[in-house]
RNA sequence: ACAUGAUAAAGCUAACCCUAGGGUAACCUAGGUACAGAAAGUUACGAAUCCAGAUUCAGGAAAGCCGAACUGCCAAG
Numbered sequence: 001a002c003a004u005g006a007u008a009a010a011g012c013u014a015a016c017c018c019u020a021g022g023g024u025a026a027c028c029u030a031g032g033u034a035c036a037g038a039a040a041g042u043u044a045c046g047a048a049u050c051c052a053g054a055u056u057c058a059g060g061a062a063a064g065c066c067g068a069a070c071u072g073c074c075a076a077g
Stems, first nucleotide, its partner, number of pairs: 004075002012037002017032006035064001041070003045067002049061003
């Protein structure tokens, strides 16, 4: 400790899948599991994606695809 990120230390999260429940659905919650992650912490702001419905208008979901903003452990080089 701005940048950077190790055969470091202390920790953290938890993909896919399974079980139970919720939801029209996308998907969510809890438990198990562990693919992976130096922000896989927070936001949903941009663009992309998914569901439902429509072709008027408007809604919902996720964000561990990419970009952006805010915050953050340690300290080899």
Background
This is a predicted structure of a 77-nucleotide RNA (c-di-GMP-I riboswitch aptamer) from Methylobacter sp. Model confidence (mean pLDDT): 84 of 100.